[in-house]
RNA sequence: GAUUUAUAAAGAAGUGCUGAGAGACAGGCUCUAUGACGCACUAGCAACCUCUCUACAAAAGACAAGGUGCUAAUUCCUGAUCCAAAACCAAUAUUGGUUUUGGGAAUAUAAAUU
Numbered sequence: 001g002a003u004u005u006a007u008a009a010a011g012a013a014g015u016g017c018u019g020a021g022a023g024a025c026a027g028g029c030u031c032u033a034u035g036a037c038g039c040a041c042u043a044g045c046a047a048c049c050u051c052u053c054u055a056c057a058a059a060a061g062a063c064a065a066g067g068u069g070c071u072a073a074u075u076c077c078u079g080a081u082c083c084a085a086a087a088c089c090a091a092u093a094u095u096g097g098u099u100u101u102g103g104g105a106a107u108a109u110a111a112a113u114u
Base pairs, nucleotide, nucleotide: 001114002113003112004111005110006109007108008107013042014041015040016039017038021031022030023029025079026078027077028076043071044070045069048067049066050065052062053061054060075106082103083102084101085100086099087098088097089096090095091094
């Protein structure tokens, strides 16, 4: 990097270093020299995996020591190529277009495989 499965409206910030863009991509909107983003440390949130416990297996739960993750905004909002339904419009054997809703897709993280 790829595939599969699960989750994504909850939750949780300070200090130091650095110094200009950052929020994945496009549009919007927002954060940012009153120092963002990033890095380090400390603290915390959560509970995906491991450990331990609930007598044992399964399921479920507890715990939070270890491996990750996370700690502005719902994945910040909408969208990206697709499917279904409904409404409307245009021509019309039937089809096309627009809007809305739902799903999928995309993205992120975990676990497993490769």
The RNA shown here (SAM riboswitch aptamer (S box leader)) has 114 nucleotides and comes from Shiella aurantiaca. It was read from a public genome assembly, where an Rfam model found it. Of the family's consensus pairs, 94% are formed in the model. The prediction has a mean pLDDT of 80.